This record gives sequence, C1' cells and structure tokens, in this order.
RNA sequence: GGGGGAAUAGUUCAAUGGUAGAACACGGGUCUCCAAAACCUGUGAUGAGGGUCCGAUUCCUUCUUCCCCUG
Repeated sequence: GGGGGAAUAGUUCAAUGGUAGAACACGGGUCUCCAAAACCUGUGAUGAGGGUCCGAUUCCUUCUUCCCCUG
C1' cells in the first nucleotide's frame, strides 16, 4: 500500500428499518444483632460528519480508533 472485521450503559453483550434491552457493577429499599448472600426498585448508552427514508443502532458514504489477513 491492498483486503476484511469491530465501535451501543462503568464492563461484557443483544437489538437485520418502527418507543434501544439483558447480565454484572453502582444508588435506594426488604431481610439480618451486624455484614454477606438473596429478593424488590432506580440511574445510566448507539465513536464523529453527511446522505437515503415518513422513520436509521440497522442501509450508503467520509473520517477517527482498534483487531485480523496479505504484499
């Protein structure tokens, strides 16, 4: 240089065009003599710009970062 893949919550992952979910973590509560565990509840996210569409995490495009293959 060429080709391919990934980017979503603090972390690990879902969501193939129609109100973005789960687990762990964190806050509050129940329980307990206290704590842990367990249970209930809450907070919190789509890497950046542009395009297509009534509607974009999803499709197209450019950039950024990371990973793999190849020379």
Predicted 3D model of a 71-nucleotide RNA (transfer RNA) from a Patescibacteria group bacterium. The RNAcentral record of the sequence draws on ENA. NCBI's taxonomy places the organism under Bacteria, Bacteria candidate phyla. Rfam family: tRNA. Its family is annotated with triplet codon-amino acid adaptor activity in the Gene Ontology. From the family's description: Transfer RNA (tRNA) molecules are approximately 80 nucleotides in length. By type it is a transfer RNA.